[in-house]
């Protein structure tokens, strides 16, 4: 990097440090000098692993990851519903894209 598969509307500090950008991409809309992002500490969760069990499942959270503004912040493609009828808007379903875990190449 590619493929397979599971999950993605819950949860997580009024700490320290840094100093200008940040929220993947595009368009929006937001966060940010009343100091964001990052890092440290702290915390949440429980995918793998541990333990119990034939299994389903349960359990601790000292191991490997992950996560801690907003639903994956919203939409981005297709179909449908309502209003309406060239439109626009709202809602629903699915796909795509993305993120994370586990496995494979």
């Nucleotide at each position: 990097c590619u493929c397979u598969u599971a999950u993605c509307u819950a949860g997580a500090g009024a700490g320290g440090u840094c100093g200008a950008g940040g929220g993947a991409c595009u368009g929006g809309c937001c966060c940010g000098a009343u100091g964001a992002c990052g890092c440290c500490c702290g915390g949440c969760a429980a995918c793998c692993g541990g333990c119990a069990g034939u299994a389903a499942u349960g359990u601790a959270g000292u191991g490997g990851u992950g996560c801690c503004a907003a639903a994956u912040c919203c939409a981005g493609c297709a179909g449908g519903a309502u209003u309406g009828u060239u439109a626009c808007a709202u809602c629903c379903u699915g796909a795509g894209a993305g993120a994370u875990g586990a496995g494979a190449g």
Molecule: SAM riboswitch aptamer (S box leader)
Organism: Dendrosporobacter quercicolus